The prediction has a mean pLDDT of 80. A computed fold for a 73-nucleotide RNA from Trichonephila inaurata madagascariensis, annotated as transfer RNA. The RNAcentral record of the sequence draws on ENA and Rfam. Its Rfam family is "tRNA". It is annotated as a transfer RNA.
Order: sequence, then C1' cells, then structure tokens
RNA sequence: AUCACUGUAGCGCAAUUGAUAGCACGUUGGACUUCUAAUCCAAAAGUCGUGGGUUCAAAUCCCACCUGGGAUG
Repeated sequence: AUCACUGUAGCGCAAUUGAUAGCACGUUGGACUUCUAAUCCAAAAGUCGUGGGUUCAAAUCCCACCUGGGAUG
C1' cells in the first nucleotide's frame, strides 16, 4: 500500500436483512443464613467507534475517517 474483518452496558457477546437495545458474568440494594459462600428478588449502568448521506423512521443501508488484530506484497 491493497484485501477481507472488528468496534453495542464495567468485561464477554446477541439483536434472524430498517421501527420496543437485550443476554450471561460483574456491580449495588434486599431476602435467606449464627456469619460467609451458594440460592432467590430487584435496581443501576448504552450519544450502538466518529462525522456525513439515504429514509417518515438507521445499531442495521451508503460514503469517508479512526481503532484493533489478520492476509498478501
């Protein structure tokens, strides 16, 4: 330099081809327990990498850029 990927909650990942953003773990509070662990209940936490475009409507489609790790030279 070129090519194909990746980016969504504190961490790891979904969102089935455009309309409600979710799961597990973790965190916090509560229940249970002599205490801890385990278990159960609840809650908080997201400008969906950035900026544009298309659309009535974009995490999703298009363009550019950035991040990370690959492949080729």